The RNA shown here (TPP riboswitch aptamer (THI element)) has 98 nucleotides. Rfam family: TPP riboswitch aptamer (THI element). Rfam's curators write: Vitamin B(1) in its active form thiamin pyrophosphate (TPP) is an essential coenzyme that is synthesised by coupling of pyrimidine and thiazole moieties in bacteria. It was read from a public genome assembly, where an Rfam model found it. The prediction has a mean pLDDT of 78.

């Protein structure tokens, strides 16, 4: 001297599903709310920000359920959104002294 991890700050990505007796139930962090015929837009709350948030594969493939990414494969697969500040490990490197 570098300097990961955990925090702040400011930005930025994301999903919003299944059943039923329509009032409710399931699973989850998150299944909300308003606009619109609709494709989407805005807003919230929650995950994520270098990576399993999320998106493809997928009208997939095994179990499970009343039903469903509810579970588990696929997954060392292809994609996928960052800048700083704060403390400061290990591992190195450089000077000093013994």
């Nucleotide at each position: 001297u570098u300097g990961a991890c955990c925090a702040g700050a400011c930005g930025g990505g994301g999903g919003u599903g299944c059943c039923c007796u329509u009032g409710g139930g399931c699973u989850g962090a998150g299944a909300c709310g308003g606009c619109a015929a609709a494709c989407g837009c805005c807003g919230a709350a929650c995950c994520c920000u270098u990576g399993a948030a999320c998106c493809u594969g997928a009208u997939c493939c095994g179990g499970a359920u009343c039903a469903u990414a509810c579970c588990g494969g696929c997954g060392u697969a292809g994609g996928a959104a960052g800048u700083u500040u704060c403390u400061g490990a290990a591992c190195g490197g450089a000077c000093c002294g013994a």